[in-house]
Context: one part of a larger RNA
RNA sequence: CUCGGGUGAAGGAACUAGGCAAAAUAGUACCGUAACUUCGGGAGAAGGUACGCCCCCUGGCGUGGUCACGUGCGUGACUGAGCGUUGGGGGGUCGCAGUGACCAGGCCGCUGCGACUGUUUAUCAAAAACACAGCACUCUGCAAACACGAAAGUGGACGUAUAGGGUGUGACGCCUGCCCGGUGCCGGAAGGUUAAUUGAUGGAGUGAGAGCUCUUGAUCGAAGCCCCGGUAAACGGCGGCCGUAACUAUAACGGUCCUAAGGUAGCGAAAUUCCUUGUCGGGUAAGUUCCGACCUGCACGAAUGGCGUAACGACAGCGGCGCUGUCUCCACCCGAGACUCA
Numbered sequence: 001c002u003c004g005g006g007u008g009a010a011g012g013a014a015c016u017a018g019g020c021a022a023a024a025u026a027g028u029a030c031c032g033u034a035a036c037u038u039c040g041g042g043a044g045a046a047g048g049u050a051c052g053c054c055c056c057c058u059g060g061c062g063u064g065g066u067c068a069c070g071u072g073c074g075u076g077a078c079u080g081a082g083c084g085u086u087g088g089g090g091g092g093u094c095g096c097a098g099u100g101a102c103c104a105g106g107c108c109g110c111u112g113c114g115a116c117u118g119u120u121u122a123u124c125a126a127a128a129a130c131a132c133a134g135c136a137c138u139c140u141g142c143a144a145a146c147a148c149g150a151a152a153g154u155g156g157a158c159g160u161a162u163a164g165g166g167u168g169u170g171a172c173g174c175c176u177g178c179c180c181g182g183u184g185c186c187g188g189a190a191g192g193u194u195a196a197u198u199g200a201u202g203g204a205g206u207g208a209g210a211g212c213u214c215u216u217g218a219u220c221g222a223a224g225c226c227c228c229g230g231u232a233a234a235c236g237g238c239g240g241c242c243g244u245a246a247c248u249a250u251a252a253c254g255g256u257c258c259u260a261a262g263g264u265a266g267c268g269a270a271a272u273u274c275c276u277u278g279u280c281g282g283g284u285a286a287g288u289u290c291c292g293a294c295c296u297g298c299a300c301g302a303a304u305g306g307c308g309u310a311a312c313g314a315c316a317g318c319g320g321c322g323c324u325g326u327c328u329c330c331a332c333c334c335g336a337g338a339c340u341c342a
Stems, first nucleotide, its partner, number of pairs: 001337008010328002014326001019323001027051005036041001038171001052093012064079006094098001106321007113313002118130002134169007146155003172308004177238003182235002184231005191226003202215005239257005266300001267297001278294005
């Protein structure tokens, strides 16, 4: 020096990206427990008190004896030395310390995300990712849809629309606005276009002719596409400029252009805010983080769900109490190595 362990004056997070690591907490009984809440929780909230050993008093339970009644089990009365076990009360006593060792929760507050228990990158990611009950749309009438398979067949299912497949969302609460122009899907006995097919007419070759052959292509011809409607919890989309109120500022109001329609509720410097360490308030002596507001949303926004939400989380951010060698600032001790010497 490396690794494992122990102790430490004063201070106590000043360490650090970050209390990482360590320390601390810890058992049982009793007392006592807030906001909030889906009334279940939150709760072991938090915070306290007691705990050893000896003696005395007292209660329960188990294990007996006698008698009476009854009789396969039992009930009642009387009696009771012990032993075992478990409570309550009082007194005493020792130590620094009585859950004396081992074992054995640190706690609280605010916020984000995800409801939750679960699942995952075997071997750098456990998560706010996946799943999830619940919600919605859509397909499917049964030889179902769908999937595997040249097929036979099988799954779906020995099920039958309260069933099965697909897709999205993701408990619960309050809700889920406007746009069907584009794309998709669904519907539409008309019309346009449209293949093979049908083959009117004309032409050509040949033949004595009948005919045969070649060619022309009027007409007939489905789905599809065009067209007409519907549909956004289908894919998706959800404006600009100018002016205006008796201080100023702002603009309920007006004008104009464009659009399929111009973003509603709610939220908002946010896991989203570039400018930005926005501004104000809180917390600190001091705060690019954090919390609460404001709204100028570069570039939130309603099942690619919006906003809340008790409980939950080896999730993420911030703060506090306790505690400490993380640190100021290091020291010593015990062990295993390395190293030097023998």

The part of an RNA shown here (large-subunit ribosomal RNA, domain IV) has 342 nucleotides and comes from a bioreactor sludge metagenome.
Rfam family: Bacterial large subunit ribosomal RNA.
The prediction has a mean pLDDT of 88.